[in-house]
RNA sequence: AAAGGGCAAAACCAGAGAAAUCUGGUGACGCAAAGCCACGGGUCCGUCGACUUGUCCACCGAAGCUUAGGUGGAGCUACAGGUUGAGACGGAUAGCCGGGUUGCCGAA
Numbered sequence: 001a002a003a004g005g006g007c008a009a010a011a012c013c014a015g016a017g018a019a020a021u022c023u024g025g026u027g028a029c030g031c032a033a034a035g036c037c038a039c040g041g042g043u044c045c046g047u048c049g050a051c052u053u054g055u056c057c058a059c060c061g062a063a064g065c066u067u068a069g070g071u072g073g074a075g076c077u078a079c080a081g082g083u084u085g086a087g088a089c090g091g092a093u094a095g096c097c098g099g100g101u102u103g104c105c106g107a108a
Base pairs, nucleotide, nucleotide: 006031007030011026012025013024014023015022016021029095035101036100037099039098040097041096042093043092044091045090046089047088048087049084050083051082052081053080054079055078056073057072058071059070060069
């Protein structure tokens, strides 16, 4: 190189999970290990930490009441939501890289 083949991205459907993601089906972007293993690094998710908003009180509040909204105070014990630097812990990713390990064909 060839031959026989193998795996299967995104997307869609169903299911599991808090999430990352995973499993099955359809499907092929690609892959000589895109077989397997979380050992090292990276990345992703979650919790802790920090900040902030609401739940409480008073006042103002469009003719009146109420409400939206605004201001100040209390609180930061608790609950809910949002944002997020470092670090730790737990989870995920092997088709992110390195490493380990098994392996088809054959000019070799």
RNAcentral holds the sequence, with entries from MGnify.
c-di-GMP-I riboswitch aptamer from a soil metagenome, 108 nucleotides, folded computationally.
Its mean pLDDT, the model's own confidence on a scale to 100, is 78.
Of the family's consensus pairs, 95% are formed in the model.